The RNA shown here (transfer RNA) has 75 nucleotides and comes from an Armatimonadota bacterium. The sequence is in RNAcentral, with records from ENA. The coordinates come from a structure-prediction model, not an experiment, and the mean pLDDT is 81. The organism belongs to Armatimonadota, within Bacteria.
[in-house]
Order: sequence, then structure tokens, then C1' cells
RNA sequence: UGGCGGGUGGUGUAACGGUAACACGACCGGCUCUGGACCGGUUAAGUGAAGGUUCGACUCCUUCCCCGCCAGCCA
Repeated sequence: UGGCGGGUGGUGUAACGGUAACACGACCGGCUCUGGACCGGUUAAGUGAAGGUUCGACUCCUUCCCCGCCAGCCA
């Protein structure tokens, strides 16, 4: 420098262009002698950044940033 993949709650992952879901964790309560397990409830993500297209963008287009892999260049 080029190509490819990725960036979404605290964590791990979802999401035909139609307004962001599930699990885990955490917190509160129930149950229990206590804890775990189990049950119920709660849990400030607007999606890496900026533009564009669209009635509408996590999703499509452009540029940039960061991470990983591969290739190349210099030494």
C1' cells in the first nucleotide's frame, strides 16, 4: 500500500430497507433455616465517525478511524 472479514447494551450474539431482539451477567422480590437451583420483575445500546440515496437505513453507496487475516513493497 492492496484485498477480505469485523466494529450493535456490562458480556456474547441476532435483526427480508419498516424503526433494535435473545441469552448470560447485574439488581430487586418470591421460595429456602441459609445459599444454589427455580419462579416473577427491572436492567439509560440507536448500531465506529461523517456525508449521500430513500417516505423510511444496523442494513445500500462514498470517504475516514480502529481490530484481525492474507498478499505486496522497502530494509